[in-house]
RNA sequence: GGAGUCAGCCGGGUGGCGGCCUCGUGCUUCGGCGUGGGGAGGAAAGUCCGGACUUCGUAGAGCGCGGUGCCCACAUGAGCCGCAAGGCAAGGUGGGACGGGGUGACCCGAUGGAAAGUGCCACAGAAACAAACCGCCCGCAAGGGUAAGGGUGAAAUCGUGAGGUAAGAGCUCACGCCGUGUCGGCGUAAGUCGGCUCGGGGGCAAACCCCACCGGAAGCAAGGCCAAAUAGGGAAGGGAUGACGCUGCUCGCCGACCUUCCGGGUUGGCCGCAUCAGAUAAAUCGUCACACAAAAACAGAAUCCGGCUUACAGGCUGACUCCAACU
RNA sequence: UGCCCCUUAGCUCAGUCGGUAGAGCAGCUGACUGUUAAUCAGCGGGUCGUUGGUUCGAGUCCAACAGGGGCAG
Repeated sequence: GGAGUCAGCCGGGUGGCGGCCUCGUGCUUCGGCGUGGGGAGGAAAGUCCGGACUUCGUAGAGCGCGGUGCCCACAUGAGCCGCAAGGCAAGGUGGGACGGGGUGACCCGAUGGAAAGUGCCACAGAAACAAACCGCCCGCAAGGGUAAGGGUGAAAUCGUGAGGUAAGAGCUCACGCCGUGUCGGCGUAAGUCGGCUCGGGGGCAAACCCCACCGGAAGCAAGGCCAAAUAGGGAAGGGAUGACGCUGCUCGCCGACCUUCCGGGUUGGCCGCAUCAGAUAAAUCGUCACACAAAAACAGAAUCCGGCUUACAGGCUGACUCCAACU
Repeated sequence: UGCCCCUUAGCUCAGUCGGUAGAGCAGCUGACUGUUAAUCAGCGGGUCGUUGGUUCGAGUCCAACAGGGGCAG
């Protein structure tokens, strides 16, 4: 000097003029006016997780269904269980193990179980789960043996060598690879290293499933209150053989209404709702000047909080890596 | 604001338990006809919304995005 990796931060500043929303306060002729304070984001977004909060009968049980899945530690938002010790808890955070990628800094991983069972593995190929097409061997033949060689395929029964055999084969042996069990060293653990023993036919669980753990459902258009308006009118269907009800099913409990369509009336306000952003048509802006190379990113709160993910012009800071050159 | 659903040919839709993506209409060409329509025969046309992942293999399974639609007062 070039190319990169990771982490953090900013993403406009100052001033003039004009405008918008909201709160306090003063005046008011009740229309407003003056004055003081506050007024979008790192993601306000997607709604992917978790929680608060609210309702569903402050009564439950089982099944189903859904989610998560290597190990350890942590819990700042808001919690839950337990008398307590303590435990649980977000697709969370940090570190580690293993596997994969990169020359490297570093990055990525839904990473329990395929030796519980079921299922699938197209085409090709003889054969894809139990298999003989060619070849080899025995045999006159029929037939039998053989998974070593050929060829197909993503995948073909552990690899190489030797022995062995009619020909062959983990059939046997040596070395190696993989796995189960066990012992020892290290480590809290996942795991790793080594010894011994046993064994050697795959893959898919983001196929069903099994194991472990977790989860009641719906969601602020939840829900509560006031006011207004009222007639609960008509039709169809379900219901004491039990509807509706904790919103899949069953049991249990309760005990008379429920669903759809048509027609009519009222279709306003307050709370929920925010520690000084905050409404219910929804404010947070415009313009000019200055410095500057320039002001041009993604995007805008609607119950709130925590996390994740995604989008983002340009800029700043720190640490580190690789390449080239020079000293 | 919340919840739910859907994207496959120009249009409307199929596609089962993952194995080379189809139908109807439309379009084009030819035949029939004096000509057109109808009819008959044939043909073309698809990054399965996008990007990743699982898998030997993805329209299908999973995730994140994009676009569109519906319901709830």
Predicted 3D model of RNase P RNA and transfer RNA as a complex of 400 nucleotides. It holds a member of the Rfam family "Bacterial RNase P class A". Rfam links the family to the GO terms ribonuclease P activity, dimeric ribonuclease P complex and tRNA processing. It is annotated as a ribozyme. From the family's description: Ribonuclease P (RNase P) is a ubiquitous endoribonuclease, found in archaea, bacteria and eukarya as well as chloroplasts and mitochondria. Its best characterised activity is the generation of mature 5'-ends of tRNAs by cleaving the 5'-leader elements of precursor-tRNAs. Cellular RNase Ps are ribonucleoproteins. RNA from bacterial RNase Ps retains its catalytic activity in the absence of the protein subunit, i.e. it is a ribozyme. Isolated eukaryotic and archaeal RNase P RNA has not been shown to retain its catalytic function, but is still essential for the catalytic activity of the holoenzyme. Although the archaeal and eukaryotic holoenzyme s have a much greater protein content than the bacterial ones, the RNA cores from all the three lineages are homologous -- helices corresponding to P1, P2, P3, P4, and P10/11 are common to all cellular RNase P RNAs. Yet, there is considerable sequence variation, particularly among the eukaryotic RNAs. Identified in Yersinia as Ysr151/RnpB.